[in-house]
SAM riboswitch aptamer (S box leader) from Oceanobacillus massiliensis str. N'diop, 111 nucleotides, folded computationally.
C1' cells in the first nucleotide's frame, strides 16, 4: 500500500496556545477574527478489551445487560448533500422520493 468482516440519522467544549484557512476527490452548499486548520486538556463512544446471565456438542461461538484501567476513534450541519445504477410519483425542469451500489471514514483481522 491492498484484501475481507462491521459501522457510519445517536453522542461529546461558552477551556488553554497560537493564528488563517476548512468540510476526501468534483459540482453545490456551508463552517471560519464572535477565531480554521493543528497541539494540548477535557468529554463522547464502545471497535479491540473485559463482567455477568442465557443458548451451545459445556469448546469454539452467539445474544442480553453493564464497566471504562488500557490501544484506537470522534468531539459544525446524516460521511453535510449530490456524483453511479433502478423502480415510484411527475410530467418535460431532466424535477422529486425510495432503494441498492461506487467512493471516503472508523475499527478488528489477514498479507
Nucleotide at each position: 500500500c491492498u484484501c475481507u468482516u462491521a459501522u457510519c440519522a445517536a453522542g461529546a467544549g461558552u477551556a488553554g496556545c497560537u493564528g488563517a484557512g476548512g468540510g476526501a476527490c468534483u459540482g453545490g452548499c456551508c463552517c471560519a477574527a464572535u477565531g480554521a486548520a493543528g497541539c494540548u486538556c477535557g468529554g463522547c463512544a464502545a471497535c479491540c478489551u473485559u463482567u455477568a446471565u442465557g443458548u451451545g456438542u459445556u469448546c469454539a461461538a452467539c445474544a442480553u445487560a453493564g464497566a471504562a484501567a488500557g490501544g484506537u476513534g470522534c468531539u459544525a450541519a446524516a460521511u453535510c448533500c449530490a456524483g453511479c445504477a433502478a423502480a415510484a410519483c411527475g410530467u418535460u425542469a431532466u424535477g422529486u422520493u425510495u432503494u441498492g451500489g461506487a467512493a471516503g471514514a472508523u475499527a478488528a483481522g489477514a498479507g

Annotation
The model forms 97% of the base pairs in the Rfam consensus. Taxonomically the source falls in Oceanobacillus massiliensis (Bacteria, Bacillati, Bacillota, Bacilli).